[in-house]
């Protein structure tokens, strides 16, 4: 000097003016004013993605539907954290991964290509046959078959190399290699890894396509909800003890007397929830001086944990590879 990982900071000090709170003192016209002291945004306050507290809905019931998640172990659950496995990237430190199932079923693969999955004869190769040419060997064309070794298309064309075999070919057969499956052994809690033997089995891709399997999930969110005060005027229609409303997409079970719509009338205040920032969805700032490496993203609204996203610049620790010096 380079890269990687983790952690931290995110202008400082002083003066003056101002804003929102709490406490104390003083003043008066008793709910206002003045003075003093103290406190007053963040690492993400953000997105509202996940979980929880708390509150109400019926006791938080059953099933379907729906949703979320998905390697292993542990952390009580998790989409979070730690450690590991596997795959990919990197020279390494390290980084990234919606990472169950494609030999249950359904479906998809643009363009190109003959054919896109239990596929496929376009060119080529081989055989039969017919026609033409030729003395013949043979050549050219048509047609019927065989053939996946060669060419060509494609992101992908149904293992690779070599040999045997064949009319030409082909796991058709064989050796080795690769993959897959099965059995066994060893190590590991496990995911999994390594090894031996067997089977020509060669089975491709997509589940962030439907789906299958496993686990979890009742709904609504502080405008939840509660207390107090003030005020008003009822009318019409419909549903309901043959069970409405409650209950949310549906069904069952439960409960048990009111409920819904329209018109009209009244109110729209205070407090709690709610805080050593804490409301009224409203405060947390400004000016000047000095200093420095010249200052990014950004502003609480019930609270807590996690994740994600944005961020000028700086500091610390550990590690990787290279170079230099001793």
């Nucleotide at each position: 000097g380079u890269g990687c990982a983790g952690g931290c900071c995110g202008g400082g000090u002083g003066a003056c003016c101002g804003c929102g709170a709490g406490c104390g003192c003083c003043u008066c016209g008793c709910g206002a004013g003045g003075c003093g002291c103290u406190c007053g945004a963040g690492g993400a306050a953000a997105g509202u993605c996940c979980g929880g507290a708390c509150a109400c809905c019926g006791c938080a019931g059953g099933g379907c539907a729906g949703g979320a998640c998905g390697c292993u172990c542990g952390g009580g659950c998790g989409a979070c954290c730690g450690a590991g496995g596997c795959g990919g990237c990197g020279a390494a430190a390290g980084c990234c991964g919606a990472c169950g199932g494609a030999a249950a079923g359904u479906g998809g693969a643009a363009c190109a290509g003959a054919a896109a999955g239990g596929a496929g004869a376009c060119c080529g190769c081989c055989g039969g046959u017919c026609c033409g040419g030729g003395a013949a060997a043979c050549c050219g064309g048509g047609u019927c078959g065989g053939u996946a070794a060669g060419g060509g298309u494609g992101a992908a064309a149904c293992g690779g190399u070599g040999g045997g075999g064949u009319a030409a070919g082909a796991g058709c057969c064989c050796a080795c290699c690769a993959g897959c499956g099965g059995u066994c052994g060893u190590g590991g809690c496990g995911a999994c890894a390594c090894g031996a033997c067997c089977g020509g089995c060669u089975c491709g891709c997509c589940a962030a396509a439907c789906c299958c399997c496993g686990u979890c999930c009742g709904g609504u969110g502080c405008a939840a909800g509660g207390u107090g005060a003030a005020g008003c005027a009822g009318g019409c229609u419909c549903c309901g003890u043959u069970g409405a409303c409650g209950c949310g997409g549906c069904c069952c079970g439960c409960c048990g007397a009111g409920g819904a719509g329209c018109c009209g009338g009244g109110u729209a205040c205070a407090c709690c929830g709610c805080c050593a920032a804490g409301a009224g969805a409203g405060a947390u700032g400004g000016u000047c001086a000095c200093c420095c490496u010249c200052g990014a993203c950004a502003g609480a609204a019930u609270c807590c944990g996690g994740c994600u996203u944005a961020c000028a610049g700086g500091c610390c620790u550990g590690c990787u590879a290279c170079g230099g010096a001793g």